[in-house]
Molecule: Bacterial RNase P class A
Organism: Sphingomonas panacisoli
């Protein structure tokens, strides 16, 4: 210098003027002054919690849903860290729903002779033959397929075959190391147990429901409900299987006081919290402990904006260059609060590491 890997930070700056939402102070009030006012994702609402209400006697089992190598971190997690195993890359490093397929059921399309207690299509070998072929052996070779019942080699054989042997793989049990996942070593077994569990299923572990429009408090006007008391208790209205009539039964008023529920409205919940920053100590690390310091939006149909000047990037045009002119700031925008994950993001800055080339 070129190409890459990992993990961070910022994401316009300064000033003037006019506004908006909260807070504090002063003021009888109008108002004035001071101070604060979006994000790394405020987003998706996908996980885990706090908080609130509802439900629930305890335990076990079952159903349903989720998680799935091991150890650690954490309030907790499906998150994070370290390690193990498998795969990819020359490498830094990256990826993995990574328990169980010798409990059971199911599936394995097309092609292919055969797809699961294997299978003779071609070929190979032996025998027969009327020379068309027939019978038998064979999974080493060909062909099909994602996958063909261990792999490579030597021996063996008519040709072959774990048929025999060595190594590798697989299984069983042992020793050593490691907290463990697992690794290493040597022994036995001739191979039986093809794949799929993001198919049912089995095993282990975890899990009540709804969500701040949760919920609590204050509480009108008007309408309606209940109780008590006063007045009226008569005329009338309504109902009692269809129409009419009679009789009978039930019911309907008004005024005052009290009680309880609800709507509009108001207050709380509301922002100080598993909090931020810095130092020290422990830990490989995630993180933990301790000391100091800081307070940093709380609205509620919902503020966080507009404009002007200077500057810094971006982009476009002109120019050989220096430079000039114009443009105009990525994704986005709190709504109870935290810890994560995922997704979007113009551009800029800096760190560690890898491979290659060159120079010393």
């Nucleotide at each position: 210098c070129c190409a890459g890997a990992g993990g961070a930070u910022c994401g316009g700056g300064c000033g003037g003027c006019c506004g908006c939402g909260g807070g504090u102070g002063c003021g009888c009030a109008a108002g004035c002054a001071c101070g604060c006012g979006a994000g790394g994702a405020a987003a998706g609402u996908c996980c885990g919690g706090g908080c609130u209400c509802c439900g629930c006697g305890a335990a076990a089992c079952g159903a349903c849903g989720g998680u799935g190598g091991c150890g650690g971190g954490u309030a907790a997690c499906g998150c994070c860290c370290g390690c193990c195993g498998g795969g990819g890359g020359u490498g830094a490093c990256c990826c993995c729903a990574g328990g169980g397929a010798a409990a059971g059921u199911g599936c394995c399309a097309c092609a292919g002779a055969g797809a699961g207690c294997a299978g003779g299509u071609c070929g190979c070998c032996g025998g027969g033959u009327u020379c068309g072929c027939c019978c038998g052996g064979u999974a080493a070779g060909a062909g099909u397929g994602a996958a063909a019942g261990g792999g490579u080699g030597c021996g063996g054989u008519a040709a072959g075959a774990g048929c025999g042997c060595a190594c590798c793989g697989c299984g069983c049990g042992g020793c050593u190391g490691g907290u463990a996942a697992c690794a290493g070593c040597g022994g036995c077994g001739g191979c039986a147990a093809g794949g799929c569990a993001a198919a049912c299923c089995c095993c282990a572990c975890c899990g009540g429901g709804a969500g701040c429009a949760a919920a609590a408090c204050c509480g009108a006007a008007u309408a309606g409900g209940g109780g008590c008391g006063g007045c009226a208790u008569a005329g009338g209205g309504g109902c009692u299987u269809c129409g009419u009539u009679u009789c009978a039964g039930c019911u309907c008023g008004u005024c005052g006081c009290c009680c309880g529920g609800g709507u509009u409205g108001g207050u709380u919940g509301c922002u100080u919290g598993a909090g931020g920053c810095g130092g020290c100590g422990c830990g490989c690390g995630a993180g933990c402990g301790u000391c100091g310091u800081c307070c940093u939006a709380g609205a509620g149909g919902a503020a966080u904006g507009g404009u002007c000047g200077c500057c810094c990037a971006u982009c476009g045009c002109c120019g050989a260059a220096a430079g000039g002119c114009g443009u105009g700031g990525a994704c986005a925008g709190a709504a109870c609060c935290c810890g994560g994950c995922u997704u979007a993001u113009a551009g800029a800055u800096g760190c560690u590491c890898u491979g290659g080339c060159g120079c010393u």